[in-house]
This is a predicted structure of a 72-nucleotide RNA (transfer RNA) from Candidatus Colicola coprequi. It matches the Rfam family "tRNA". About the family: Transfer RNA (tRNA) molecules are approximately 80 nucleotides in length. The family's RNA type in Rfam is transfer RNA. The source organism's lineage runs through Bacteria, Bacteroidia, Bacteroidales, Paludibacteraceae and Candidatus Colicola.
């Protein structure tokens, strides 16, 4: 070099072509407690970039960027 798999919230993971991209977790907010933990409620947050199919892309295809792994 060559090949295959991958990238979605801080973090772990769903959404396989359709209505507003969802859950747990964690940060921040409130209850409650004499403080804390803990239980309960809450509020903000993301589709790696460009391009192309399509009426419609988080999904399909194509180049790049990042990751991992296999062969020389």
């Nucleotide at each position: 070099g060559g090949c295959c798999c991958u990238g979605u919230a801080g973090u772990u993971c769903a959404a396989u072509g359709g209505a507003u991209a969802g859950a747990a977790u964690a940060c921040g907010g409130g209850u409650u407690u004499c403080c804390u933990a803990a239980a309960c409620c809450u509020u903000a947050g993301a589709u790696c970039c460009g391009g192309g199919u399509u009426c419609g892309a988080u999904u399909c295809c194509c180049g790049g960027c990042g990751g991992g792994g296999c062969u020389a």
Record summary: The sequence was found in a public genome assembly.